Small-subunit ribosomal RNA, 5' domain from an uncultured prokaryote, 546 nucleotides, folded computationally. Its mean pLDDT, the model's own confidence on a scale to 100, is 81.

Context: one part of a larger RNA
RNA sequence: GAAUGAACGCUGGCGGCGUGCUUAACACAUGCAAGUCGUACGAGAACUCUUCUGCUUGCAGAAGAUAGUAAAGUGGCGCACGGGUGAGUAACGCGUGGGUAAUCUACCUCCGACUCGGGGAUAACAUUGCGAAAGUGAUGCUAAUACCGAAUAAUAUCUCAAAUACUUCGGUUUUUGAGAUCAAAGGUGGCCUCUACAUGUAAGCUACUGAUUGGAGAUGAGCCCGCGUACCAUUAGCUUGUUGGUAGGGUAACGGCCCACCAAGGCAACGAUCGUUAGCUGGUCUGAGAGGAUGCUCAGCCACACUGGAACUGACACACGGUCCACACUCCUACGGGAGGCAGCAGUGAGGAAUUUUGCGCAAUGGGGGUAACCCUGACGCAGCAACGCCGCGUGAGUGAAGAAGGCCUUUGGGUCGUAAAGCUCUGUCGACAGGGAAGAAAUUAUAAUCAUUAAUACUCAGAGGCGUUGACGGUACCUACAAAGGAAGCACCGGCUAACUCCGUGCCAGCAGCCGCGGUAAUACGGGGGGUGCAAGCGUUAUUC
Numbered sequence: 001g002a003a004u005g006a007a008c009g010c011u012g013g014c015g016g017c018g019u020g021c022u023u024a025a026c027a028c029a030u031g032c033a034a035g036u037c038g039u040a041c042g043a044g045a046a047c048u049c050u051u052c053u054g055c056u057u058g059c060a061g062a063a064g065a066u067a068g069u070a071a072a073g074u075g076g077c078g079c080a081c082g083g084g085u086g087a088g089u090a091a092c093g094c095g096u097g098g099g100u101a102a103u104c105u106a107c108c109u110c111c112g113a114c115u116c117g118g119g120g121a122u123a124a125c126a127u128u129g130c131g132a133a134a135g136u137g138a139u140g141c142u143a144a145u146a147c148c149g150a151a152u153a154a155u156a157u158c159u160c161a162a163a164u165a166c167u168u169c170g171g172u173u174u175u176u177g178a179g180a181u182c183a184a185a186g187g188u189g190g191c192c193u194c195u196a197c198a199u200g201u202a203a204g205c206u207a208c209u210g211a212u213u214g215g216a217g218a219u220g221a222g223c224c225c226g227c228g229u230a231c232c233a234u235u236a237g238c239u240u241g242u243u244g245g246u247a248g249g250g251u252a253a254c255g256g257c258c259c260a261c262c263a264a265g266g267c268a269a270c271g272a273u274c275g276u277u278a279g280c281u282g283g284u285c286u287g288a289g290a291g292g293a294u295g296c297u298c299a300g301c302c303a304c305a306c307u308g309g310a311a312c313u314g315a316c317a318c319a320c321g322g323u324c325c326a327c328a329c330u331c332c333u334a335c336g337g338g339a340g341g342c343a344g345c346a347g348u349g350a351g352g353a354a355u356u357u358u359g360c361g362c363a364a365u366g367g368g369g370g371u372a373a374c375c376c377u378g379a380c381g382c383a384g385c386a387a388c389g390c391c392g393c394g395u396g397a398g399u400g401a402a403g404a405a406g407g408c409c410u411u412u413g414g415g416u417c418g419u420a421a422a423g424c425u426c427u428g429u430c431g432a433c434a435g436g437g438a439a440g441a442a443a444u445u446a447u448a449a450u451c452a453u454u455a456a457u458a459c460u461c462a463g464a465g466g467c468g469u470u471g472a473c474g475g476u477a478c479c480u481a482c483a484a485a486g487g488a489a490g491c492a493c494c495g496g497c498u499a500a501c502u503c504c505g506u507g508c509c510a511g512c513a514g515c516c517g518c519g520g521u522a523a524u525a526c527g528g529g530g531g532g533u534g535c536a537a538g539c540g541u542u543a544u545u546c
Base pairs, nucleotide, nucleotide: 001546002545003544004543006542007541008540009539010538013393014392015391016390017389018388019386020385021351026349027348028347030346031345032344035077036076037075040074041073047068048065049064050063051062052061053060054059055058084304085303086302093229094228095227096226097225098224099223100222103221104220108217109216110215111214112213113212115210118148119147125140126139127138128137129136130135156181157180158179159178160177161176162175163174165172166171186209187208188207189206190205191204193202195200230276231275237267238266239265242264243263244262245261246260248258249257279301280300281299282298283294284293285292286291307326308325309324310323329340330339331338332337357383359382360381361380365379366377367376368375369374396426397425398424399423406417407416408415409414430487434480435479436478440473447465450462452460490535491534492533493532494531495516496515497514501530502529503528504527505526511518512517
């Protein structure tokens, strides 16, 4: 000199964009942070509303609301994403470059095949037992795209045989043939026919969507390898599933991953092992560079979710707001037993020099569910607080010498603050007040030319055009009008380094100080006044890095 997630002191006008527990991975009150689907189901059942009828006038019955409502339950998908933190980890964890002929991949896209026919339950519900509660048991009823058999099936999987190519002669690849094994679920809309003339039901046709099974892709993930990746030798030897082989098990998959047997290996001065410290990287800071330091925000990867362990479900977890076990801690209890996990967003206590609102909204972007409308979303978009940082703007401009008054200094002549002020003439940024006022909105709904599909002008898919509707921020940005210099300057320093000097006070005292050093009676170095210098809504100090 530059820098910082900074803190402290004095001071403080506005705006834009960022940033904001570096310490206790300490403990947490309260609210919210993951739901959704009625086009899977009981089921148009219950409830609600409307109409009609009856009579006991507030009840009963009937019809309708051709998507009025949606609490609870079964079922599907999601909850493995998104969000947080950096404790652990010196490691294939990360970075980089390869490999997987050793692998998996829900949803999505493309190309095929198929969607046949049955069964038994169970929740909800009703009745009821136990319990303070959390909860749990019994009996009875019922549905499904829930569950389970059966049929059919190859280009799937497995076995066998033949041929082909390669071969380390063990086998492997490809093709062909034979055999065996494995599947499913329907829903919604419309039309036509029959009928008891219909709101229905049955058969058929059709559109959309879903179920099952394959192939290919895309995406994501697992695993392996080369190289690189902190300090200590005042850590020199370490290792028995250890190193390798064979057979087997296990996994989506290779492998001591696991197990039985056999062999006795394997690593290490190119630093094994032990110990200490640490998430890694893109980057960031500094520097002419080489380097050095660092890893906040943002982005990629990893690890963790009170502590330790375990599996279940699932395409994916050994799962932050899931389950089970154990410890510690907190809470409830009728003492028998139960409940909990903010390193999600806010917020509280504690710790600390130190770090914000228990805000608004799903309008946009993105995500989950849904045919859709839509619902959910503390992701996100915004607002609030903080000069914490960077950037921009302002605190006025011109004129004005009787060089006013006043302060300070003085050789008492004067000098200086100083065109500075006052006065005069203007301007109106910002702020205040008043009026107008966005972009961010694309979609979606209902309508509809047309297109596709179809036996069909029906339904359905796509959909030009025109109509209506949707903004948290926010009456914000911005624009305009009016008035008014009015509301807006401080901080540090002035001995040398280092830009800037004098007076008074003090008298080795009080004090200053980054280094040299000042102060013991004229201190440009202490304290104050005047003056000056440097930065400026900041200026200094402290800490840390180069």